RNA sequence: UCCCCGGUCAGCCAAUGGUCGGCCGCCCGGCUGUUAACCGGAGAAUGGUGGUUCAAGUCCACCCUGGGGAG
Numbered sequence: 001u002c003c004c005c006g007g008u009c010a011g012c013c014a015a016u017g018g019u020c021g022g023c024c025g026c027c028c029g030g031c032u033g034u035u036a037a038c039c040g041g042a043g044a045a046u047g048g049u050g051g052u053u054c055a056a057g058u059c060c061a062c063c064c065u066g067g068g069g070a071g
Base pairs, nucleotide, nucleotide: 001070002069003068004067005066006065007064011023012022013021018054027041028040029039030038047063048062049061050060051059
């Protein structure tokens, strides 16, 4: 320098271009001899800047970043 894959709640993973969902953790509540287990609830995220589109996590360009490969 070139090629390939990835970047989404604190963590681990989903998401046909049409309401970003699940597990876990945190917080609140319920249950009870009880800290646990179980049940319910709330909060919390799309790496950045542009573009396409009525609508972008998703498509396109560039950049940043992690991993792999070629020279």

The RNA shown here (transfer RNA) has 71 nucleotides and comes from a Planctomycetota bacterium. The coordinates come from a structure-prediction model, not an experiment, and the mean pLDDT is 81. The sequence was found in a public genome assembly. NCBI's taxonomy places the organism under Bacteria, Pseudomonadati, Planctomycetota. Rfam family: tRNA. It is annotated as a transfer RNA.